Model confidence (mean pLDDT): 76 of 100. The RNA shown here (Bacterial RNase P class A) has 386 nucleotides and comes from a marine sediment metagenome. Rfam family: Bacterial RNase P class A. By type it is a ribozyme.

RNA sequence: AGACGGUCGCGUUCCGGUUCAAACCCGGGAUGAGGAAAGUCCGAACUCCGCAGGGCAGGCCGCCUCGUAACACGAGGAAUCAGCAAUGAUUGGAAAGUGCCACAGAAAACAGACUAUCCGUCCACUCCUGAGAGGAAGCUCUCGGGAAAUGGCGGAUACAGGUGAAAAGGCGAGGUAAAAGCUCACCGGGUUUGCCGAAAGGCAGACUGCAUGGUAAACCCCGGCCGGAGCAAUGCAAAACUGAGAGACCGCUUCGGCGGUGAAUCUGGCCCGGAUUCAAUUCUCAAGGUGGCAGCAAGAUUCCGGAAGCGAUUCCGGAACCAGAUAAAUGACCGUCCCCCGUCAUGUCUUCGGACAUGCAGGGAGAACAGAAUUCGGCUUACGUU
Numbered sequence: 001a002g003a004c005g006g007u008c009g010c011g012u013u014c015c016g017g018u019u020c021a022a023a024c025c026c027g028g029g030a031u032g033a034g035g036a037a038a039g040u041c042c043g044a045a046c047u048c049c050g051c052a053g054g055g056c057a058g059g060c061c062g063c064c065u066c067g068u069a070a071c072a073c074g075a076g077g078a079a080u081c082a083g084c085a086a087u088g089a090u091u092g093g094a095a096a097g098u099g100c101c102a103c104a105g106a107a108a109a110c111a112g113a114c115u116a117u118c119c120g121u122c123c124a125c126u127c128c129u130g131a132g133a134g135g136a137a138g139c140u141c142u143c144g145g146g147a148a149a150u151g152g153c154g155g156a157u158a159c160a161g162g163u164g165a166a167a168a169g170g171c172g173a174g175g176u177a178a179a180a181g182c183u184c185a186c187c188g189g190g191u192u193u194g195c196c197g198a199a200a201g202g203c204a205g206a207c208u209g210c211a212u213g214g215u216a217a218a219c220c221c222c223g224g225c226c227g228g229a230g231c232a233a234u235g236c237a238a239a240a241c242u243g244a245g246a247g248a249c250c251g252c253u254u255c256g257g258c259g260g261u262g263a264a265u266c267u268g269g270c271c272c273g274g275a276u277u278c279a280a281u282u283c284u285c286a287a288g289g290u291g292g293c294a295g296c297a298a299g300a301u302u303c304c305g306g307a308a309g310c311g312a313u314u315c316c317g318g319a320a321c322c323a324g325a326u327a328a329a330u331g332a333c334c335g336u337c338c339c340c341c342g343u344c345a346u347g348u349c350u351u352c353g354g355a356c357a358u359g360c361a362g363g364g365a366g367a368a369c370a371g372a373a374u375u376c377g378g379c380u381u382a383c384g385u386u
Stems, first nucleotide, its partner, number of pairs: 002337007010032008034369001038380002041378005046230004053272004058226005063077005078091005092221002097219002099215003114161002117156004122152003126147009169187002172184003188210001189208008234294003242286005248261005262278005301320008338366001339364003344359006
């Protein structure tokens, strides 16, 4: 989320007339859909049930503080992440336990060796060399020593590379056979102290080589909260009040009844306890009757002013009454103003394209989403303009 006026037509209510009195009718006054009336997702007011009993299961919430009748809502703040920023999103616990993380990859959390790197009392191959033997010689064989590279075997390591969304803190230096918090400084983590803050947290210092990821909108753990149904609640009046079925025993008795067990009922489920009833004002099925009045709009209401507070909001004072229908009213038409568009006229400016202002006439629109039904505070969704 147009305004004003007029004509006609509706709903509620009040006044007057008509009337014996009412109803109808006539006249007049006041008043009559939304920011979402939608969704029916939360919270309540109000009404009723119950014993406002205890517990289990179940559900909801989850950083700190405040607001509120209350809330899963709102306000302010903290931390983390994203963004150049305005801003937006998230929020107990992964060291109580159990799960899951496809594929790829060596390995996915008590998680690791594929390639690469280093080492060797090892083997093979090539070369050098000492000794011995054989040979006419070139050379061959045996034993010992050494060297480089390749291959095999064994060992070391978790650096580098590869895989992945994620790989055993980060960067720099030293150190090592090659590496690694192995060592050091800084950052990070942990413990702790001081200061600031109401708190979540922030800042600074000291000590310490120090943990092995993510996921709880997976199960779960921790803390807090939660009776239920709903205006078709419920109350009054009126009418009707017909059938069928379920439906126990024991003991005592002064024959009225009492006690025990069992059954039924008691507003989500189960257990315990309690209350009531037991041939019935109980429960189930069928048939029939009623459809009236109230609840029903004066409210955790609206507006104005002041004060407190960053704010949500609170307090004080004043003013106002603004739908209550029940097949369901709140509508239709006309005019003016407001809004938009083009032309024309006048004026100003001009970069000479035009722009702006005023006036007359003409045309157009009243925008989109969309209709109260017990009410209020929110959330979500739909949507026009600023």